[in-house]
Context: one part of a larger RNA
RNA sequence: UGACGGGGGUCCGCACAAGCGGUGGAACAUGUGGUUUAAUUCGACACUACGCGAGGAACCUUACCUGGGUUUGACAUGUAAUCGCUACUGGUAGAAAUAUUGGGUUUCGUAGCAAUACGAACGGUUACACAGGUGCUGCAUGGCUGUCGUCAGCUCGUGUCGUGAGACGUCGGGUUAAGUCCUUGAACGAGCGCAACCCUUGCCGUUAGUUGCUAGCCGUAAGGCAGCACUCUAGCGGGACUGCCUUGGAAACAAGGAGGAAGGUGGGGAUGACGUCAAGUCCUCAUGGCCCUUAUGCCCAGGGCUACACACGUGUUACAAUGGUGGGGAACAGAGGGAAGCAGAGCCGCGAGGUGAAGCAAAUCCCAGAAAACCCAUCUAAGUUCGGAUUGUAGUCUGCAACUCGACUACAUGAAGCUGAAAUCGCUAGUAAUCGCAUAUCAGAACGAUGCGGUGAAUACGUUCUCGGACCUUGUACA
Numbered sequence: 001u002g003a004c005g006g007g008g009g010u011c012c013g014c015a016c017a018a019g020c021g022g023u024g025g026a027a028c029a030u031g032u033g034g035u036u037u038a039a040u041u042c043g044a045c046a047c048u049a050c051g052c053g054a055g056g057a058a059c060c061u062u063a064c065c066u067g068g069g070u071u072u073g074a075c076a077u078g079u080a081a082u083c084g085c086u087a088c089u090g091g092u093a094g095a096a097a098u099a100u101u102g103g104g105u106u107u108c109g110u111a112g113c114a115a116u117a118c119g120a121a122c123g124g125u126u127a128c129a130c131a132g133g134u135g136c137u138g139c140a141u142g143g144c145u146g147u148c149g150u151c152a153g154c155u156c157g158u159g160u161c162g163u164g165a166g167a168c169g170u171c172g173g174g175u176u177a178a179g180u181c182c183u184u185g186a187a188c189g190a191g192c193g194c195a196a197c198c199c200u201u202g203c204c205g206u207u208a209g210u211u212g213c214u215a216g217c218c219g220u221a222a223g224g225c226a227g228c229a230c231u232c233u234a235g236c237g238g239g240a241c242u243g244c245c246u247u248g249g250a251a252a253c254a255a256g257g258a259g260g261a262a263g264g265u266g267g268g269g270a271u272g273a274c275g276u277c278a279a280g281u282c283c284u285c286a287u288g289g290c291c292c293u294u295a296u297g298c299c300c301a302g303g304g305c306u307a308c309a310c311a312c313g314u315g316u317u318a319c320a321a322u323g324g325u326g327g328g329g330a331a332c333a334g335a336g337g338g339a340a341g342c343a344g345a346g347c348c349g350c351g352a353g354g355u356g357a358a359g360c361a362a363a364u365c366c367c368a369g370a371a372a373a374c375c376c377a378u379c380u381a382a383g384u385u386c387g388g389a390u391u392g393u394a395g396u397c398u399g400c401a402a403c404u405c406g407a408c409u410a411c412a413u414g415a416a417g418c419u420g421a422a423a424u425c426g427c428u429a430g431u432a433a434u435c436g437c438a439u440a441u442c443a444g445a446a447c448g449a450u451g452c453g454g455u456g457a458a459u460a461c462g463u464u465c466u467c468g469g470a471c472c473u474u475g476u477a478c479a
Base pairs, nucleotide, nucleotide: 001479002478003476004475005474007473008472009471010470011469012468013467015463016462019427020426021425022424023423026317027316028315029314030313031312032311033310034308035307042053043052064303065302066301067300068299069298070297073130077129078128079127080126081125082124083123084122088103089102090101091100092099093098106121107120108119109118110117111116132292133291135290136289137288141286142285143281144280145279146277148275153192154191155190156189157188158187159168160167161166172183173182174181198269199268200267201266203238204237205236206235207234208233209232212228213227214226216225217224218223241263244257245256246255247254248253319420323379324378325377327376328375329374336367337366338365341360342359346355347354348353386417391412392411393410394409395408396407397406433455434454435453436452437451438450439449
């Protein structure tokens, strides 16, 4: 100087407390461990692994296993020799890869009447340099990422003090979300962080008016005319600054008030200092070293990654009446996507869906009729009209192909489960809880992820305690 303390002081955080809803019990989905297996590819392991890489494993993906093949190679460049092939389209063998056999079959330049010769391009074969490796090492690395933590810290120049390591500055008194600011003092300044600048949302003005809107007219309606007031859209501005008032204070600032759409960082996002964990990743990519080179490379078929005495994590659905109903009626969103695409109306089917093709490169058309909420009816406390697992049968769709191993539909079946021990998680406001919608990936395949809006709470006395962190101080046989 640090680090540590079951030392002290001050302060903060959904850290506790006060509340609301969960997990832990059930079934299922999904990931992991374990076990099994020819293989169940690999990585990730307290917080910071476990719906994680994977934003989507039937083939492909795919890295794994079994079997069949191949050796200048699936891919790149170069050299030499040799041939004229290849694309495309048939047959045969085969699981395919592939092998073989037909059809088809080069281009350009120079010389030449032509055959042909030479050269070049393209392609094949042979030989050699080499290719190739998701093989190892993340403890050789770059890049990227997680975490402490959006915590308020981390440093430097000059100067001063100290023999020196170092100290001061950065401490003290206040204040703040903040090393934010004020003030005192051997300090004076500065840098990376904080804040602001950026995006979005909330108010107003202005410009513009189609595909948007409708105060007016016409029309039964669809819509048309007219208009850009209003809504909206999207550009430019304004607006909030403790600016004003009161109180306290030396100031910074704090408390209250006014006006205001908004008040003291208005809400949300992006933004992550010096560093820590030899943290993660050699399987995104790049790369040193090592290793394989008729194989640890490459091609193909089938299988596996989907196994199942069990254990754990994360979720979904429930156990019901604040409810169920495939009983009926009737409202209101936002944000997205659409051409190898989104697909209407109509018709067929109980339905998944089929048919059909209008319109739309989209403020125009389509996906697309949001759901909860609301009104009426019914069920009446039960393993039920709760709950939907499991299983059987019949189907739909995608796709070369749904057996291993897809999603969905109809009918039948109707399991566990009556609110969950110890323990444990999230959340402070348009939040929790609850309700649906969309998108990425994607032929098909979400209870996951990422967004979007609808309805919309309770509680916070407080900082004694638990956990984590910051600053000052103290002890230390630790570095």